Overview:
Small-subunit ribosomal RNA from an uncultured prokaryote, 1462 nucleotides, folded computationally. The coordinates come from a structure-prediction model, not an experiment, and the mean pLDDT is 86.
């Protein structure tokens, strides 16, 4: 410090997620030791038991047990005195500290800094005093009540308990005369106490400034309320309380209300600023079962005190009583979860005491717990044959791995034994026989957890097969999973490791530091203006802000720095001028901000003059057009559409002419022209009126800018009342369209549109751009008003201000773009944003007549949603161009019969594959057996074929016989290999065993290889450079041209590669060479005839090598180019014709059945062999063909002319036989020699005469031939007979542009036989192309895009089903609170007529004072009524979200097929 995730890729925006640190944690697996810390976060739920606050005899009266002495005795004991000091009591001090908890509290509660009107026991200092009296009362005794708790009456008694008097300064009150107020003693001493006053110290009470959570869907709150006067009360100020008077006080700087919460030092995190938090330790506060209350006291409204009320628990004799662990342990309960009913007062501290001492669950220790932090250990060295085992493997090896074993050592920790502290100063040690030290034994007792797809360090095998499972995010798993489970190996951390939860960080993702708002979320529709914020220039003054010096404070601990102590560390101690970023006081400063005074003019405003304008309001007025009405002319249609129909019209429409009525809107001018704040404003005239601009003088003197609330304006639609209504036109009706058409189109048509008045208050109210001011290069238009020069004038030219456009520099921006009219650079103010959906929805409030507006959530859900730009693809977008793509033609297919392939069906099997183009006469260049992979049956198991090892036998081979369908099985016969060092070896073959064979079994979606296709389309890329943040672009686009990215020109490109073309083959012309088997012109010979022979080498031909064609030449066009057009020459002319040749890539295209091959599967079978059957089935459907339907023909006869191939298991002449297929015989030929081999269409002659025929030949019957082991299923051919459909083929559809289509025959491969198929060959030999609008495919440029699996794309809504959360709802049930009223315990205060009363006074009667009782006021609980808020629940109901394949349509994205949206 960043990373992953939106996309095909990119940049940006933006959310989600991860890596870090932390924890009072919990859970899972595991667990050796020690040190230091920590340990109910939940039920402030309920608590058994024990302990947690006492102490003082030096305040006081009693005075138990025990002991001593004496006396008595019934010998049990009793009494007296002394000693002793228990126990309870009176009294004093303490119990208000210490300890616990965080319920309440949003508050002067806390923090910080100040303040004045106070108290303060014990402590310190000082001064003064401590005199004289009195009356009681507990204990105790007696008598009672009660179950108990407890209590009544009577009697005795003491005090440092209580009371009176005296004295009292400096104390208190005061009207200044005066008045009032105290004490306690104990003791042998020492001494300790007591009272008054003053001061101090310490603690406490009170007041104030500032700070201190969320909600405005809480906006008004308040009557002791705010203030005053007086009084009361308090320790003290004060409405603290009361009476009277006034009517105030608080609040958008957030009152009131609601929710939540103890606050702080600190803690965690963070670079910091911040954010979160408030366990342990420390300070403060609050509370003590719940609520209320006071008493005592220096201090309490009191945790282990009191009274009352309430709930709960316990005891009870039912009458009545007792209790309060949020003290330490502990129990139950709750919970994911948190310890021992331990030891000691030795230390520190506290209470009491003179003290000894007692008390102390404060505290110090121990116990439990890996809860955390820190430290240590589980061994060290050596050790290769790289052991065994495991795992992987390409079978060679690799890895675990020096790891182990083995050898040599060590002993920390733990264990055993011994010694043994400090903590304490003389004594006292719970911890503790602890820390520590010494000795001993032995590698001995001591390693796990998580992870290994990316982020993120670490990889293989097996299992599984979208199953089981994983997952923090992205995402893995559908048969080769580094992602699941296991194993091996590896990585990380380590007595722990992971998971979960929470916080901060990363997140600059709330932005003070440190963000944004044209299009990503985000500028209010616009103005005016209140508060507020901000504000021109000069000289003074002030000192609030500001900066500086000094002082006080900011507790300690913590953090930081330095040093030190535990062996180190954690931890602890000491010190720090450090830190605590804060607050307060004080002194000086005066630049800036603020305050204030006098002035200033440039900001702002006013005055005089001028012109521009659809600015606004009111009134009037004009013409054109539509419609309607009246009349005329006139006749059959009009109207409308893609085409129609509805509609109108013979009752006279439309058309046309004249007249009239009425409403609405203002053609041309008209313009990125004008005006207005925006909405908006358009005939003409008048009246009223707002604003801006220009020019010139002058005036005021900062009067300014912005603007939360507020107020006004505000298109269209809509609402109310009343008018008006020509045209247009929601709704509605009809007609079309359509699968449907509640739409688009058409015919009608009502609200409305118009006017007046009043509402509504919203729009994609847009420049998607708030307002103001200033600054920052230029160019060029337009509008308004000026100036200058010049001119008769207008224009032109120069120039100023204002407005409105376009282009552009710098700059800016994610990019697009913006660019003096900023989205640049700055300042000021306002508004708004913080992932998508849910949702601008719900609830609440508010406005509105309503419609609805404004304000405006959450649950839940997703990992995206989005902006700009890029490359593609696509478009019922555009431009240009090409192709038998269309058109123009010729011939077909689709109809018939047959052949063949496929689908389907059938079957025991009909083996398998190929499936739009690019499967279907395809693999198959040839299924009767074989092939053959399929089925049935009967058989084999190291196997039919391959390689090796071990054992064993034998030559092998071959022949024959029997059963059998055959395979096979059984048997017989024949035969006796080769080399040799004579030991043996080798080859071949049979059997047995073992390694292993075999598989046309699966996966073409694991693959190689080959192939198809787009497409012989002209494209596809690279290097360097340049441009761009980048994906990418440029080049390759553009202007021409071409069959072509072919070439030329231009150009931030320059070059290059794969493609195109050419190079290769065939063919068309010619030359040279050569001349047999081919040829025969000339010469000679021979024949019935023939290159037949001699010979020839000319020609044809053969097959080698050359030439030739290159837009080379001429003319024209073009840009002086490329090129195109025409022409000449030429056998051939513009790639001459044909072939081979197929760029980057696409289709998970095809093939595991050609072959090869990974993985999986079968192994007496999914392997191998055999026979028979099947692949040939047949209601049908489709593809490809053949033959036809006839006269351009059929039939018969005669007759002419090819090319290219093949041939010894062969082609087969000739001759003979047969009607023929063919058979017999047989010459030649391993081929330019012989044979296949008669080419056919054609030509000539004859016939048929338009008919189901002399067309057509299917089908069937009969007879044969050939091949073959074998033609039944299931061959071909021949002959005789038979003679089906079919008379040119619906929708639709195919091929072809020249030696082509069409037509005619010939050959070959495969092959025993079996072509209408396939591949070749030649013969005859056309028609047409105006042209590119349309269909299909393609190329290129451009445009739009929400597509990228790329339009066979994407995607919307209803309905149906399941689940989830949520709103409404008759209500129902809780919680909380306001108001009104009732009620009124205990207590305090006031009153008091009843009762009662020791101290003082007294004239002894009584009085003063007190108590009880009663009463008044206040008030807790409780109750009644009525509201508010809130929670839960609710039949039914509303929408929302999610879900693999449901239904209906097609709304949006392309011109999305009616542009879309508000």
């Nucleotide at each position: 410090a960043g990373a992953g995730u939106u996309u095909g890729a990119u940049c940006c925006u933006g959310g989600c997620u991860c890596a870090g640190a932390a924890c009072g944690a919990a859970c899972g697996c595991u667990g050796g030791c020690g040190g230091c810390a920590g340990g109910c976060u939940u039920a402030a739920c309920a608590c058994a038991u024990g302990c947690a606050a006492g102490u003082c005899g030096a305040a006081c009266g009693u005075g138990a047990a025990g002991c001593c002495a004496c006396c008595c005795u019934u010998c049990g004991g009793g009494g007296u005195g002394g000693u002793g000091g228990a126990a309870a009591g009176u009294g004093g001090c303490g119990c208000a500290c210490g300890g616990g908890u965080g319920a309440g509290u949003a508050a002067c509660g806390c923090g910080u800094g100040g303040g004045a009107a106070c108290c303060u026991a014990c402590c310190c200092a000082a001064c003064g005093g401590u005199u004289c009296g009195g009356a009681a009362u507990a204990a105790c005794c007696g008598c009672g009540g009660g179950a108990a708790a407890c209590u009544g009456c009577g009697g005795c008694u003491a005090a440092u308990a209580c009371c009176g008097a005296a004295u009292a300064c400096g104390c208190c009150c005061u009207c200044c005369g005066g008045g009032g107020g105290a004490a306690a003693g104990a003791u042998u001493u020492a001494u300790c106490g007591c009272c008054g006053u003053u001061g101090g110290a310490u603690u406490g009470g009170c007041c104030c400034g500032c700070g201190u959570c969320g909600g405005a869907u809480u906006a008004g709150c308040u009557u002791g309320u705010u203030g005053g006067u007086g009084a009361g009360g308090u320790a003290a100020c004060g409405g603290c309380u009361c009476a009277c008077c006034a009517a105030g006080g608080c609040g958008a700087c957030g009152a009131u209300c609601c929710g939540u919460a103890g606050c702080u030092g600190g803690u965690c995190u963070g670079a910091g600023a911040g954010g979160a938090u408030g366990a342990u330790c420390a300070g403060c506060c609050a509370c003590a079962c719940u609520g209320g209350g006071a008493c005592u006291g220096a201090g309490a409204c009191a945790c282990g005190g009191c009274c009352c009320a309430g709930a709960c628990u316990c005891c009870u004799a039912c009458g009545g009583g007792a209790g309060g662990c949020a003290g330490c342990a502990g129990u139950g309960g709750g919970g994911a979860a948190u310890a021992u009913u331990g030891g000691a007062c030795a230390a520190u501290g506290g209470g009491c005491g003179c003290a000894a001492g007692c008390c102390u669950g404060a505290u110090c220790c121990a116990g439990c717990c890996a809860u955390g932090c820190c430290g240590c250990g589980u061994g060290a060295g050596u050790g290769a044959u790289a052991a065994a085992g495991g795992c992987c493997u390409u079978a060679g090896g690799g890895u675990u791995g020096u790891a182990a074993a083995g050898c040599u050592c060590u002993u920390u920790c733990a264990c055993c034994g011994g010694g043994g502290a400090a903590g304490a100063u003389a004594a006292u040690g719970a911890c503790g026989g602890u820390a520590c030290c010494c000795g001993g034994a032995g590698a001995a007792g001591a390693a796990g957890c998580c992870c290994c797809g990316g982020c993120u360090a670490a990889c293989u095998u097996c299992g599984u097969g979208c199953c089981a499972g994983c997952a923090g995010c992205c995402g893995c798993g559908g048969u080769a999973a580094u992602a699941c489970g296991a194993a091996g190996g590896g990585g990380g951390c380590u007595a722990g490791c992971g998971u979960u939860g929470u916080u901060c960080g990363g997140a600059u993702u709330u932005a003070c530091u440190g963000g944004g708002c044209g299009u990503a979320a985000a500028g209010c529709g616009c103005a005016c203006g209140u508060a507020g914020g901000c504000g021109g220039a000069u000289c003074g003054u002030u000192a609030a802000g500001u900066g500086a010096g000094g002082g006080g404070u900011g507790a300690a601990a913590u953090c930081c720095c330095a040093g030190g102590g535990c062996u180190c560390a954690a931890c602890c101690c000491u010190g720090g001028a450090a830190a605590c970023u804060g607050c307060c006081c004080u002194c000086a400063a005066a630049a800036c901000u603020g305050g204030u005074u006098c002035g200033c003019u440039u900001g702002a405003g006013g005055u005089c003059g001028g012109g521009a304008g659809g600015g606004g309001g009111c009134a009037g007025u004009g013409g054109a057009a539509u419609u309607c009405c009246c009349g005329g002319u006139g006749u059959a249609g009009c109207g409308g559409u893609g085409a129609a129909a509805u509609g109108c019209g013979u009752a006279g429409a439309u058309a046309u002419c004249g007249g009239g009525a009425g409403g609405a809107a203002c053609a041309c001018c008209a313009g990125u022209g004008g005006c207005g704040a925006a909405g908006g404003c358009g005939g003409c005239u008048g009246c009223c009126u707002g604003g801006a601009c220009c020019a010139u003088u002058u005036c005021u003197g900062a009067c300014g800018c912005u603007g939360a609330g507020g107020c006004g304006c505000g298109a269209a639609a809509g609402c109310g009342u009343g008018g008006g209504g020509a045209g247009c036109a929601a709704a509605c009706a009809g007609g079309a369209u359509u699968a449907g058409a509640u739409a688009c189109c058409c015919u009608g048509g009502u609200a409305g549109u118009c006017c007046a008045c009043g509402c509504c208050g919203u729009a994609a109210a847009c420049g998607a751009u708030g307002g103001g001011c200033a600054c920052u290069c230029g160019g060029u238009g337009u509008c308004g008003c000026g100036g200058g020069u010049a001119u008769u004038g207008a224009c032109c030219c120069c120039u100023g201000c204002g407005a409105u456009g376009c282009c552009u520099u710098a700059g800016u921006u994610a990019a697009c773009g913006c660019g003096u009219u900023a989205a640049g650079u700055g300042c000021c103010c306002c508004g708004c944003c913080u992932g998508g959906g849910g949702a601008g929805u719900a609830c609440g409030g508010u406005c509105g007549c309503a419609a609805g507006g404004c304000u405006g959530a959450a649950a839940c859900u997703c990992a995206a949603a989005g902006g700009a730009a890029u490359u593609g693809a696509c478009g019922g977008g555009g431009g240009c161009c090409c192709g038998c793509a269309c058109a123009a033609g010729c011939g077909g297919u689709g109809g018939a019969g047959c052949a063949u392939g496929u689908g389907g069906u059938u079957u025991a099997a009909u083996u398998c594959g190929a499936u739009g183009c690019a499967a279907c006469g395809c693999g198959a260049a040839g299924a009767a057996c074989c092939u053959u992979a399929c089925c049935u049956g009967g058989g084999c198991u190291u196997g039919a074929a391959c390689u090796g090892u071990a054992g064993u036998g034998g030559a092998c081979c071959g022949u024959c016989u029997g059963c059998g369908a055959g395979a096979u099985c059984a048997g017989a016969c024949c035969u006796u290999c080769u080399c040799u060092u004579c030991g043996g070896g080798g080859a071949c073959u049979g059997c047995u065993a073992u390694a292993g064979a075999g598989g046309u079994g699966c996966u073409g979606c694991a693959u190689g290889a080959c192939u198809g296709u787009c497409g012989u389309c002209a494209g596809c890329u690279c290097g360097u450079g340049u441009c761009g943040u980048g994906a990418g672009a440029u080049g390759u686009u553009g202007g021409g041209u071409u069959a072509a990215g072919u070439c030329c020109c231009g150009c931030a490109a320059c070059g290059a590669g794969c493609g195109c073309a050419a190079c290769c083959c065939c063919u068309a012309u010619u030359c040279c060479u050569a001349g047999u088997u081919g040829c025969c012109a000339g010469c000679g010979g021979a024949u019935a005839a023939u290159g037949c022979c001699g010979g020839g080498a000319a020609c044809u031909c053969u097959a080698g090598g050359g030439a030739g064609a290159c837009u080379g030449c001429c003319g024209g066009u073009g840009a002086c180019a490329a090129a195109c057009c025409g022409g000449a020459g030429g056998a051939a002319g513009g790639u001459g014709g044909g072939g081979a040749c197929g760029a980057c890539g696409u289709c998970a295209a095809g093939u595991c059945a050609u072959c090869a091959u990974g993985g999986c599967c079968c192994u007496u079978a999914u392997g191998g062999g055999c026979a028979g059957g099947g692949c040939u089935a047949c209601a049908c459907a489709c593809g490809u063909g053949c033959u036809a339907c006839a006269a351009u023909g059929g039939u018969g006869a005669a007759u002419a002319c090819a090319g290219a191939g093949g041939g010894u298991u062969g082609c087969c002449a000739g001759c003979c036989a047969g009607c023929a297929a063919u058979g017999g015989u047989g010459a030649g030929c391993c081929a330019a020699u012989c044979c296949c081999u008669u080419a056919a269409a054609g030509u000539u002659c004859a016939u048929c005469g338009u008919a189901g025929u002399c067309c057509g030949g299917a089908u069937c019957g009969g007879a044969g031939u050939c091949u073959g082991c074998a033609a039944c299923u299931c061959g071909a051919c021949u002959c005789c007979g038979u003679g089906a459909a079919g008379u040119c083929g619906g929708a639709a559809u195919c091929g072809c542009u020249a030696g082509u289509a069409a037509u005619c025959g010939c050959g070959a491969a495969u092959c025993a036989g079996a072509a209408u198929g396939u591949c070749g060959c030649g013969g005859u030999g056309a028609a047409u192309a105006c042209g590119u609008u349309c269909c299909c495919g393609g190329g290129u440029c451009u445009u739009g895009u929400a597509c990228a699996c790329a339009c066979c794309g994407c995607c919307c809504g209803u309905c149906a089903c399941a689940c989830c959360a949520u709103g409404g709802a008759a209500g129902u049930a809780g919680g909380u609170u306001g108001c009104a009223c009732c009620a009124g315990a205990a207590g305090u205060a006031g009153g008091u007529a009843g009762c009662u009363u020791a101290a003082c006074c007294c004239u002894c009667g009584g009085g003063a004072g007190g108590g009880c009782g009663c009463u008044u006021a206040c008030c807790a609980c409780g109750g009644u009524g009525u509201g508010g808020c809130u929670u839960a629940u609710g039949a039914c109901u509303g929408g929302g979200g999610u879900g693999a394949a449901g239904u209906c349509g097609u709304a949006a994205c392309a011109a999305g097929g009616u542009a879309g949206c508000c």

The sequence is in RNAcentral, with records from ENA.